[in-house]
Context: one part of a larger RNA
RNA sequence: UGACGGGGGCCCGCACAAGCGGUGUAGCAUGUGGUUUAAUUCGAUGGAACGCGAAGAACCUUACCUACCCUUGACAUACAGAGACCUUUCCAGAGAUGGAUUGGUGCCUUCGGGAACUCUGAUACAGGUGCUGCAUCGCUGUCGUCAGCUCGUGUCGUGAGAUGUUGGGUUAAGUCCCGUAACGAGCGCAACCCUUAUCCUUAGUUGCUACCAUUAAGUUGGGCACCUCUAGGGAAACUGCCGGUGACAAGCCGGAGGAAGGCGUGGAUGACGUCAAGUCCUCAUGGCCCUUAUAGGCUGGGCUACACACGUGCUACAAUGGCGGUGACAGUGGGCCGCGACCCCGCAAGGGUGAGCUAAUCCCCAAAAACCGUCUCAGUUCGGAUUGUACUCUGCAACUCGAGUGCAUGAAGUUGGAAUCGCUAGUAAUCGCGGAUCAGCAUGCCGCGGUGAAUACGUUCCCGGGCCUUGUACA
Numbered sequence: 001u002g003a004c005g006g007g008g009g010c011c012c013g014c015a016c017a018a019g020c021g022g023u024g025u026a027g028c029a030u031g032u033g034g035u036u037u038a039a040u041u042c043g044a045u046g047g048a049a050c051g052c053g054a055a056g057a058a059c060c061u062u063a064c065c066u067a068c069c070c071u072u073g074a075c076a077u078a079c080a081g082a083g084a085c086c087u088u089u090c091c092a093g094a095g096a097u098g099g100a101u102u103g104g105u106g107c108c109u110u111c112g113g114g115a116a117c118u119c120u121g122a123u124a125c126a127g128g129u130g131c132u133g134c135a136u137c138g139c140u141g142u143c144g145u146c147a148g149c150u151c152g153u154g155u156c157g158u159g160a161g162a163u164g165u166u167g168g169g170u171u172a173a174g175u176c177c178c179g180u181a182a183c184g185a186g187c188g189c190a191a192c193c194c195u196u197a198u199c200c201u202u203a204g205u206u207g208c209u210a211c212c213a214u215u216a217a218g219u220u221g222g223g224c225a226c227c228u229c230u231a232g233g234g235a236a237a238c239u240g241c242c243g244g245u246g247a248c249a250a251g252c253c254g255g256a257g258g259a260a261g262g263c264g265u266g267g268a269u270g271a272c273g274u275c276a277a278g279u280c281c282u283c284a285u286g287g288c289c290c291u292u293a294u295a296g297g298c299u300g301g302g303c304u305a306c307a308c309a310c311g312u313g314c315u316a317c318a319a320u321g322g323c324g325g326u327g328a329c330a331g332u333g334g335g336c337c338g339c340g341a342c343c344c345c346g347c348a349a350g351g352g353u354g355a356g357c358u359a360a361u362c363c364c365c366a367a368a369a370a371c372c373g374u375c376u377c378a379g380u381u382c383g384g385a386u387u388g389u390a391c392u393c394u395g396c397a398a399c400u401c402g403a404g405u406g407c408a409u410g411a412a413g414u415u416g417g418a419a420u421c422g423c424u425a426g427u428a429a430u431c432g433c434g435g436a437u438c439a440g441c442a443u444g445c446c447g448c449g450g451u452g453a454a455u456a457c458g459u460u461c462c463c464g465g466g467c468c469u470u471g472u473a474c475a
Base pairs, nucleotide, nucleotide: 001475002474003472004471005470007469008468009467010466011465012464013463015459016458019423020422021421022420023419025316026315027314028313029312030311031310032309033308034306035305042053043052064301065300068297069296073125077124078123079121080120081119082118083117086103089100090099091098092097107114108113127290128289130288131287132286136284138279139278140277141275143273148187149186150185151184152183153182154163155162156161167178168177169176193267194266196264198235199234200233201232202231203230204229211223212222238261241255242254243253244252245251317416321375322374323373324372325371334363338357339356343352344351345350382413387408388407389406390405391404392403393402429451430450431449432448433447434446435445
C1' cells in the first nucleotide's frame, strides 16, 4: 500500500421488511447429469452452465457410428498433353460410382493462338469441426451503469509511499458548494443520440371526414384542408418564478403556472481492472499432430435411447369457472419460389377455383376480457395425458423421428414439505396478436397492444456493493 475480520461509523440496492404472483406437487414440453449404446458428435458446469451455442437434427444440416468406395483429391495456384463447354437415353448398384449411348460445335483472334470449362498424367501442395482459449487476435460474460480509476507539476517522507481523491454539507453520481499544501488535468458520471408525452408550422396521397352536396346507405363517387394521422422543421422544462430552510453556499421542502417538475418516461451507451472466466466448432492465427487418412464421397442409422436425478417452462387441479349462443373495441409487423379474398365441397384439419396486392390501398390474423343461457361442487359437462382407429398437409421420403383434424379412450392431479424466485406503475398479474429461423415443425426467443392491481412503517437483521477508520503471526 492492499486484502481480510462472526471490528466500528455513514450510505445505497426488490437486499430485508410490507404486499402480489409463482417454482418446489401432478402430467407434458425442453435442456442437463447419469446410465445405456456401434454411435447416442462437440462445447457451456456456483453466482456469471442447464428453452445455453441451436433464429428450427426425418434426408441435408452433421461434426458421430456402420457398410461400401476414393487418393493431387469435394476446393485453390502452377506444368504438360488431349478435347470447347454442354446435352439425351439406357444398364449394374443402396447410393457414391462404373459402363454404354444421342445431338451439337460455339466466343475473341494480329490466324501463332487466347478466354472459360472438361478429361488424363506428374510434382509442389490441397484438406483437417484433429489438440492446445494455460501460446494468441477478435468477440463476449461478470463484478456493475457500481462511482470509481489515474496522471503532470509542486510539497512531505531516508524509503516503500502519502497528499491531491481526506474533512463539513449535499447529490442518483469523485454531483456540486465550502474549507484545505496543494494547483490543475484525463478516463468514467451527467449532457450531446433515439423514443415517448404537449403545442405551432410545412405538406395532403393510398390516410382523415367536421362542413357542402351525392348515394345501391358502404367516405361509395365528387368537393373540402377543419380534425385524426403521417414525417420534415421549430417551441417548450432551466430549480426559470414565489415562500420556507440552509452557512450569505451547494442544495432540500412546499406552492404556482404548465401537456409534462426537479435525471419527466423508456432505451442505446459499460471507466482502470478482476475471474490464466468463455470461445482454436463463427472467423483469423503460433506451435504440435494426420497425409491411400484424423482428408474426401455416399447408403442406412444416431444426435429423438430411459431405472433415475436436477434446472427452465406449458397445461392443470376448477364456479372470478367449463360448455353453447351472440358478437364490440387494438397495436407492432410480414408478403411475388409470396400473402391469398369471395364462392363451392368437407363435421373438421383441409381441398377446388383464383379476384386483389411489389403494399398508409389489397390480403392474412379480426380476437381475448365483457353479455345471455346452462351446469351446482362431483375426480364432475373440471382436467386433458395415454392409447385405438380413420384422415389432412408439407416434403424424393413422415417406420425409427413431423405437425394438424374427426370419432372413441379418458391417467395423474382437489393448491403442493424443507426450501426458493420475480416484481415499486401502465409495473406485477392476466389476455391474445405479430415476426425471425423455416418446405414442414415452438409451450422457446424477440417484439406488440388490451384489461389492470396491492404494498413500501422503516434499515434491527440476511445478501451484495461504496466511502472513512481500526486490528492483523496475511501478500

The prediction has a mean pLDDT of 80. Predicted 3D model of a 475-nucleotide part of an RNA (small-subunit ribosomal RNA, 3' major domain) from an uncultured prokaryote.